Record summary: c-di-GMP-I riboswitch aptamer from Geomonas sp. Red32, 91 nucleotides, folded computationally. NCBI's taxonomy places the organism under Bacteria, Pseudomonadati, Thermodesulfobacteriota, Geobacterales, Geomonas. Its Rfam family is "c-di-GMP-I riboswitch aptamer". Gene Ontology term of the family: cyclic-di-GMP binding. The sequence was found by an Rfam model in a public genome assembly.

[in-house]
RNA sequence: UCUAGACAAAGGCAAAACUGGAGCAAUCCAGUGACGCAAAGCCACGGGUCCGUUUCCUCAUAGCAGGGAAGCGGAUAGCCGGGUUGCCAAA
Repeated sequence: UCUAGACAAAGGCAAAACUGGAGCAAUCCAGUGACGCAAAGCCACGGGUCCGUUUCCUCAUAGCAGGGAAGCGGAUAGCCGGGUUGCCAAA
């Protein structure tokens, strides 16, 4: 240095739930809290999922209800892939 991640050590992050706040919502922020995490650090680039809105199709006697598709805008990095930076250190 590379592969790899130890029943090691130091340090780190923090799911659900609850409380307060932001948002139409998905979701986010802070506190409490630890399910887990070796990138659970960072980036929405590809796919997925979710939300809002518009249009169209379908169903129907009809429709602002049900089912589906597309456009636009958003969310998720703790859904997967990719990019990028990085702590420790045994076999």